This is a predicted complex of two RNAs, RNase P RNA and transfer RNA, with 471 nucleotides together.
It holds a member of the Rfam family "Bacterial RNase P class A". Rfam classes the family as a ribozyme. From the family's description: Ribonuclease P (RNase P) is a ubiquitous endoribonuclease, found in archaea, bacteria and eukarya as well as chloroplasts and mitochondria.

RNA sequence: AAGGCAAGCUGUCUUAUCGCGGCUGCCGCAGGGCAGCUGAGGAAAGUCCGGGCAACACAGAGCGCCGUACCACCUAACGGGUGGGGGGCAACGGCGCAAGCCGUUGUUCACAGAAAGUGCCACAGAAAACAUACCGCCCGAAGGCUACGGGUUAGCAUUCGGGUAAGGGUGAAAAGGCAGGGUAAGAGCCUACCGGGCAGGCAGUAAUGCCUGUCGCACGGCAAACCUUACGGGUUGAAAGACCAAAUAUACCGAAACGCGGCUUCGGCUGCGCGGGCUGCUCGUUCGUAGCGCUUCGGCGCUGUUUCGGGGGGUAGGUCGUUAGAGACUGUCGGCGACGGCAGUCCCAGAUAAAUGAUAAGACACGACAGAACCCGGCUUAUAGGCUUGUCUUCUCA
RNA sequence: GUCCCCAUCGUCUAGAGGCCUAGGACGGGAGUUUCUCAAUCUCCAGACACAAGUUCGAAUCUUGUUGGGGACA
Numbered sequence: 001a002a003g004g005c006a007a008g009c010u011g012u013c014u015u016a017u018c019g020c021g022g023c024u025g026c027c028g029c030a031g032g033g034c035a036g037c038u039g040a041g042g043a044a045a046g047u048c049c050g051g052g053c054a055a056c057a058c059a060g061a062g063c064g065c066c067g068u069a070c071c072a073c074c075u076a077a078c079g080g081g082u083g084g085g086g087g088g089c090a091a092c093g094g095c096g097c098a099a100g101c102c103g104u105u106g107u108u109c110a111c112a113g114a115a116a117g118u119g120c121c122a123c124a125g126a127a128a129a130c131a132u133a134c135c136g137c138c139c140g141a142a143g144g145c146u147a148c149g150g151g152u153u154a155g156c157a158u159u160c161g162g163g164u165a166a167g168g169g170u171g172a173a174a175a176g177g178c179a180g181g182g183u184a185a186g187a188g189c190c191u192a193c194c195g196g197g198c199a200g201g202c203a204g205u206a207a208u209g210c211c212u213g214u215c216g217c218a219c220g221g222c223a224a225a226c227c228u229u230a231c232g233g234g235u236u237g238a239a240a241g242a243c244c245a246a247a248u249a250u251a252c253c254g255a256a257a258c259g260c261g262g263c264u265u266c267g268g269c270u271g272c273g274c275g276g277g278c279u280g281c282u283c284g285u286u287c288g289u290a291g292c293g294c295u296u297c298g299g300c301g302c303u304g305u306u307u308c309g310g311g312g313g314g315u316a317g318g319u320c321g322u323u324a325g326a327g328a329c330u331g332u333c334g335g336c337g338a339c340g341g342c343a344g345u346c347c348c349a350g351a352u353a354a355a356u357g358a359u360a361a362g363a364c365a366c367g368a369c370a371g372a373a374c375c376c377g378g379c380u381u382a383u384a385g386g387c388u389u390g391u392c393u394u395c396u397c398a
Numbered sequence: 399g400u401c402c403c404c405a406u407c408g409u410c411u412a413g414a415g416g417c418c419u420a421g422g423a424c425g426g427g428a429g430u431u432u433c434u435c436a437a438u439c440u441c442c443a444g445a446c447a448c449a450a451g452u453u454c455g456a457a458u459c460u461u462g463u464u465g466g467g468g469a470c471a
Stems, first nucleotide, its partner, number of pairs: 001394010012363007020039008041369001045380002048378005053237004065233005070084005085111001086109010112228002117226002119222003134168002136164007144156004148151001176194002179191003195217001196215008241320004250312001252310007259272005273289006290303005327346008364367001399470007408424004416454001426442004447463005
């Protein structure tokens, strides 16, 4: 210097004009106008977790359902983060006959329990979990063949009865590994080492680590199979919810009117009057003038109809919730760190059919992914380019 | 905006850790049959939305994306 990896930051800028949302001020009776200020993100996304907030529900306990899972800490909380522990893989180095062990670096892990129980482990293989025996190895017996003069000889293959788990073979996985002893052949059968179980001690808040003793070793894998253990979880979700409240209809309450005739097929039609609506007034038009009971015949009560007044719930619509907050920045202190304390400064979109854009000029690296909708903390996913730090590899120069 | 569900040949579907090299029907292609066409018969091609993980082994289990559908005033 180039490239790779990891972590963090940034992610078009400047000026002018016009347009749009919000706030403030002024003007206007009002519709509105003018001026100033301000106006998307690191993910505003996915809606995967957690919390705030709100309504509803709720004696206590258990079962069920869902979720989480090494330890400690951070946090409002979390399945998030920080630090630590342990395991896997790769490279290099060291020790050892070997098995393997130790160290460094990088990377990675949804990392409780398989010794509570149930279940599953295809094919292949003797055997897949109360172990077992195909080839092989070894012993014995039987008869046979070959060798030699001979036999209680040697060798070869076959059959049968046993021993064995070294070796071969199968598989993703084979019943501790390895070296030596031992044996007919073998075998933790015995010994050392490695691995493992159990007990104790020490260190550490803990996970865990180290040491000592002991057990020849009995317990294969899968819980992102059921399950067990521990812990957590009431439900819904701003279309939550609170308040104000037209027009029309109207529960309920109060007040007023309901009189006299004609025709009738008994459903109604019609005249005068009375009450009310339409109207500034008259005219005109329109709605109602109904029914039951009691009666001392004067009326009274109940129901109904119409009109006027009151009135509750609730729709349209409006206001709040709704952006000053687990807030941002700077400094300082505590902590390895996530983070926390203190001090100072600042206010940073708030729409509701939904604003954040267009044009012109200029700059460069020529501009990626992408647009708030109650708010916040995380995670995940998308993202052209640029910057910083660390680390590895290669090359060049001294 | 909030919440829920689904994804397998061109279409409709089976599958529920190994028997999957994924089966069936319709459709498509070639052949057979016929004077010709159809039907029949034989054969062939054709799919697990994508990525990562768990497992010896994944269409199936888990997680994340992508696409589609639905409910709520």